[in-house]
A computed fold for a 721-nucleotide part of an RNA from a Methanobacteriota archaeon, annotated as large-subunit ribosomal RNA, domain II. Its Rfam family is "Archaeal large subunit ribosomal RNA". Its Rfam clan is "LSU clan". The coordinates come from a structure-prediction model, not an experiment, and the mean pLDDT is 83. The organism belongs to Methanobacteriota, within Archaea.
Context: one part of a larger RNA
RNA sequence: GCCAGGGAGUUCGGACCGAUGGCGAGGUUAAUUGGGACAACCAAGCAACCACAGGGAAACCGACAAGUCCGCAACGCGCAAGCGCCAGGGACGAGGUGGGCUCGCCUGUAGUCAUCGGUGAGAGACCCGAAGCCGGUUGAUCUAGGCGCGGAUAGGUUGAAGCCCAGGGAAACCUGGGUGGAGGACCGAACCCGUGUUGAGGUGCAAAUCAUUGGGAUGAUCUGCGUCUAGGGGUGAAAGGCCAAUCUAAACCGGACAUAGCUGGUUCCCCCCGAAACUACUCGCAGGUAGAUCUCGGACGAGGCGGAUGACGGGGUAGAGCGACCGAUUAGGCAUUUAGGUGGAGAAAUCCGUCGGUGCCUUGCCAAACUCCGAACCUGUCAUCGCUGAAGACUCUGGGAGUGAACGCAUCAGGGGUAAGCUCGAUGCGCAAAAGGGGAACAACCCAGCCUCAAGUUAAGGUCCCUAAGUGCUGACUAAGUGCGAAAGGGCAAAAGGAGUCCUUAGUCUCAGACAACUGGGAUGUGGGCUUAGAAGCAGCCAUCAUUCAAAGAUAGCGUAACAGCUCACCAGUCAAGAUUAAGGGCCCUGAAAAUGGACGGGGCUAAGUCAGCCACCGAUACUUGAGAGCACCGAAAGGUGAUCUGGUAGGGGGGCGUCGUGCUCGGGCAGAAGUUCGGCCGUGAGGUCGAAUGGACCGAGUUCGAAUGAGGAUCCUGGU
Numbered sequence: 001g002c003c004a005g006g007g008a009g010u011u012c013g014g015a016c017c018g019a020u021g022g023c024g025a026g027g028u029u030a031a032u033u034g035g036g037a038c039a040a041c042c043a044a045g046c047a048a049c050c051a052c053a054g055g056g057a058a059a060c061c062g063a064c065a066a067g068u069c070c071g072c073a074a075c076g077c078g079c080a081a082g083c084g085c086c087a088g089g090g091a092c093g094a095g096g097u098g099g100g101c102u103c104g105c106c107u108g109u110a111g112u113c114a115u116c117g118g119u120g121a122g123a124g125a126c127c128c129g130a131a132g133c134c135g136g137u138u139g140a141u142c143u144a145g146g147c148g149c150g151g152a153u154a155g156g157u158u159g160a161a162g163c164c165c166a167g168g169g170a171a172a173c174c175u176g177g178g179u180g181g182a183g184g185a186c187c188g189a190a191c192c193c194g195u196g197u198u199g200a201g202g203u204g205c206a207a208a209u210c211a212u213u214g215g216g217a218u219g220a221u222c223u224g225c226g227u228c229u230a231g232g233g234g235u236g237a238a239a240g241g242c243c244a245a246u247c248u249a250a251a252c253c254g255g256a257c258a259u260a261g262c263u264g265g266u267u268c269c270c271c272c273c274g275a276a277a278c279u280a281c282u283c284g285c286a287g288g289u290a291g292a293u294c295u296c297g298g299a300c301g302a303g304g305c306g307g308a309u310g311a312c313g314g315g316g317u318a319g320a321g322c323g324a325c326c327g328a329u330u331a332g333g334c335a336u337u338u339a340g341g342u343g344g345a346g347a348a349a350u351c352c353g354u355c356g357g358u359g360c361c362u363u364g365c366c367a368a369a370c371u372c373c374g375a376a377c378c379u380g381u382c383a384u385c386g387c388u389g390a391a392g393a394c395u396c397u398g399g400g401a402g403u404g405a406a407c408g409c410a411u412c413a414g415g416g417g418u419a420a421g422c423u424c425g426a427u428g429c430g431c432a433a434a435a436g437g438g439g440a441a442c443a444a445c446c447c448a449g450c451c452u453c454a455a456g457u458u459a460a461g462g463u464c465c466c467u468a469a470g471u472g473c474u475g476a477c478u479a480a481g482u483g484c485g486a487a488a489g490g491g492c493a494a495a496a497g498g499a500g501u502c503c504u505u506a507g508u509c510u511c512a513g514a515c516a517a518c519u520g521g522g523a524u525g526u527g528g529g530c531u532u533a534g535a536a537g538c539a540g541c542c543a544u545c546a547u548u549c550a551a552a553g554a555u556a557g558c559g560u561a562a563c564a565g566c567u568c569a570c571c572a573g574u575c576a577a578g579a580u581u582a583a584g585g586g587c588c589c590u591g592a593a594a595a596u597g598g599a600c601g602g603g604g605c606u607a608a609g610u611c612a613g614c615c616a617c618c619g620a621u622a623c624u625u626g627a628g629a630g631c632a633c634c635g636a637a638a639g640g641u642g643a644u645c646u647g648g649u650a651g652g653g654g655g656g657c658g659u660c661g662u663g664c665u666c667g668g669g670c671a672g673a674a675g676u677u678c679g680g681c682c683g684u685g686a687g688g689u690c691g692a693a694u695g696g697a698c699c700g701a702g703u704u705c706g707a708a709u710g711a712g713g714a715u716c717c718u719g720g721u
Stems, first nucleotide, its partner, number of pairs: 001721006011123002015119009026050003032044004054061002064093001067092004075084003094107005126265002129262001133255006144229009153219001155187003158183001162179007191216003196212002199210002231247001233243003268656006278291005294400006303388003307385009319373001320371002327366001331362007340355006407430006414423002436447003451628007461618003464603003470615001472614006483605002496590003500587010517574005523547003528542003553568001556567003629646002631642004657710001659707003663703006675694008
């Protein structure tokens, strides 16, 4: 892991609510007693409880005139519209009480007992799960320390004090040679320990070992036996170490099913409805309580509304504007201010310039906390239409919840970097709790809301093959395999460039010949002047004129030491029809680098790419049609109606299936019960039934009651494998 068996909302008395039943202004007995098969049960038992009156802290006081009006159902009348009467219901009025008196509670009679069901509180309270706390005991055969009596310590080295001898010295004493044998001395076995290899081992030889290396080894040494200290206690050369593989408070048993707002698990079916992840408070943030939201029941009785249009109002956003405030803010002109700064003139008064201030004029700009303005849009009331409602809406009320961690996309804002699959709000949609089709695959993107079966038509998206449907049509573009990706978090790209190519617009030149190419010319004064060794168009400086011309610079480039030489500008000829410039657009190219080999989903495609237009077809649980089921409603039934019904987690409600036992009724069985295996049929399903084989003695149906009543999960338990 698998298989079998076991395994989790139970019980008690009290509370609230519902259903059913009994009795009813009353209802009911409890313990107990009597009878009885001392069984069921029958009877007694009026003690007690609830109700019958409330208000008030209390003392205390103490309630309806069925009086008026509205009015549903039912009933009656009416062809209808409607009217009458109006139980129940509502509004008044009246009353009780309160030292709250314009107020609160209450009053025109319904309860009570039992059974069953739902729920919360108390109890172990659906089941399993702590670490811990407390009490009483047991432990010092491990280990820590003390005490008593014992034991052990190869060999080698060093050579303290003291003493002796010799020498020196006045002496104190010193020097040398011996002797001597000290030491928490040295080296190193036994013995004790455990430093490094971060070696081996690591389901081990071993719940701490093995190898090697290493520390101590006459000492605060090691060790045997005996003995003492005990759990908030001991012992500790002190590490929170050790106290029997257990120690920041031992082990065992008990309190005890401790507690757990936390994790996990919680067992058959079908039908109806169906959430929340928000708001407020909370020692609150992993939890609760109230509201909102869901469900089931009841009451009332006529409106309700999310859509459209119009009318009359509300609003100050987007935008815009600012000689309309407020704040910010560009450039200029004119005038003015000398009580500002600075400069100047002057002996000074004073004057002038400039920078500034102020006013006017022209011009430019900004604002979430500016507004002279101002949409879309949202919203209030009314009207008309629409939808919905006596098959009962809206509203009110009672029982039961779950939820109170959300998340994605679009839009609008805040934070952040006009980042995030980011974060905090709002509105909508979705997922959550939603299947199906598309997007290669992919909770939330596109289409579309799944009762069952069938046929057809479409949506999104597609139609070369994989793969259902066009190798469809018309016109363009692309040559890069660009591309063949709706978007998205999905290998997606920027600034900057391109005589790639296709368009658009506007200029200029052009048969009096453009542009390109080729042929020829490209001169003279002059080698301009200066400079310089030289400077002749072309090192440098200055000037840059004039002439002849069809045209030709005192020269744009190469070149020479300097010249020379080769081109250019410019002109002519040949040729012959467009050339050229600028701006904009489409597709394309460069820019373009990542780690296994590689992705348009793939094959592959020059369209099967891109742009514009058109016609077909395919394509879903959508839509239509047919048949059937369920549900809701109408109806006595038969039978109908459903434009809008039948996705669904948490959850609420309803109805069933099966297991075990029990009372009653009725059956089956050795001519073969239960159980087991295989098969057929029926039912929406839980399940039921039949047949065969096996098996060898009990079993079943209907109905009532009662449960230790349904298993795949819990690192579930026990056994097997």